[in-house]
Predicted 3D model of a 74-nucleotide RNA (transfer RNA) from a Minisyncoccota bacterium.
It matches the Rfam family "tRNA". By type it is a transfer RNA.
The organism belongs to Minisyncoccota, within Bacteria.
RNAcentral records the identical sequence in 2 taxa.
The prediction has a mean pLDDT of 80.
The sequence is in RNAcentral, with records from ENA and MGnify.
């Protein structure tokens, strides 16, 4: 400098443009058991999707540009 790949709650991973709400699992936080923890069972908080622009009626999901990691090449 050229490609390429990833980027979603605290951590991990789903969604592939339209079934209103962006699901799930560990972590948290309240209950219920329990002499008390843990396990176990009810509930419950937390992400507008890495940032900005653009297509469209509609985007996390498609198009640009940019950040950061990563891998290839020169």
């Nucleotide at each position: 400098c050229g490609g390429g790949g990833c980027g979603u709650a605290g951590c991990c991973u789903a969604g592939c443009a339209g079934u209103c709400u962006a699901a799930g699992g560990c972590a948290c936080c309240g209950g219920c058991u329990u002499c008390g923890g843990g396990a176990g069972c009810c509930g419950g908080a937390g992400a507008u999707c890495g940032g900005a622009g653009g297509u469209g009626c509609g985007a996390a999901u498609c198009c640009u540009c940019u950040c950061g990691c990563c891998c290839c090449g020169a």